[in-house]
């Protein structure tokens, strides 16, 4: 320099190929039930699609660049 992969709440992760319900669970974490207390259960909240653009009624999906990590080739 070239070339393949991947980027989604604190963490991990489904969904993407085939665009359409309010974005999926599981763990943390807040409230609350329950216990003499703590765990453990059980209920509930709260929180996310790397960044821009473009296509389209409609983008996490589909193009087209950037950026970052991680392989491999020079």
């Nucleotide at each position: 320099g070239c070339g393949g992969c991947u980027g989604u709440a604190g963490u991990g992760u489904a969904g993407c190929c085939u665009g359409g319900u309010u974005a999926u669970c599981a763990c943390u974490c807040g409230g609350g039930c329950u216990u003499g207390c703590c765990a453990a259960g059980c209920c509930u909240g709260c929180g996310a699609c790397u960044c821009g653009g473009g296509u389209u009624c409609a983008a996490a999906u589909c193009c087209c660049g950037a950026c970052a990590g991680c392989c491999g080739c020079a």
The prediction has a mean pLDDT of 84.
Transfer RNA from Candidatus Altarchaeales archaeon ex4484_96, 74 nucleotides, folded computationally.
The RNAcentral record of the sequence draws on ENA and MGnify.
It matches the Rfam family "tRNA". Rfam links the family to the GO term triplet codon-amino acid adaptor activity.
The same sequence occurs in records of 3 taxa.